[in-house]
RNA sequence: ACCUUAUCAAGAGAGGUUGAGGGACGGGCCCGAUGACACCCGGCAACAACCAGUUAACUGGAAAUGUGCCAAUUCCUGCAGGAUAUUUUCCUGAGAGAUAAGAA
Numbered sequence: 001a002c003c004u005u006a007u008c009a010a011g012a013g014a015g016g017u018u019g020a021g022g023g024a025c026g027g028g029c030c031c032g033a034u035g036a037c038a039c040c041c042g043g044c045a046a047c048a049a050c051c052a053g054u055u056a057a058c059u060g061g062a063a064a065u066g067u068g069c070c071a072a073u074u075c076c077u078g079c080a081g082g083a084u085a086u087u088u089u090c091c092u093g094a095g096a097g098a099u100a101a102g103a104a
Base pairs, nucleotide, nucleotide: 003102004101005100006099007098008097013041015040016039017038021031022030023029025078026077027076028075042070043069044068046067047066048065050061051060052059053058074096079093080092081091082090083089
């Protein structure tokens, strides 16, 4: 890299360094010299680990250990189905993506 499972409507700085792009991809629409992105500090609390209930599944708790995360619902949408004043709007599911754990 690939595969399996689970989750993705909440949460998170008037800090320091740097200096131009960034929001996965396409189409939109946004953020950005009033300093984005990235790094450090700081913070949040998703999964695994910990504690309790518990056969288990699952639920609750504490903490920040291992990763993770800190604009906008994964920013919206992309494919299919359904509803609907009829080409708008909404809902459901998939696909894609991200994260964790496992296997390898």
Source information
This is a predicted structure of a 104-nucleotide RNA (SAM riboswitch aptamer (S box leader)) from a Syntrophomonadaceae bacterium. It was read from a public genome assembly, where an Rfam model found it. The coordinates come from a structure-prediction model, not an experiment, and the mean pLDDT is 81.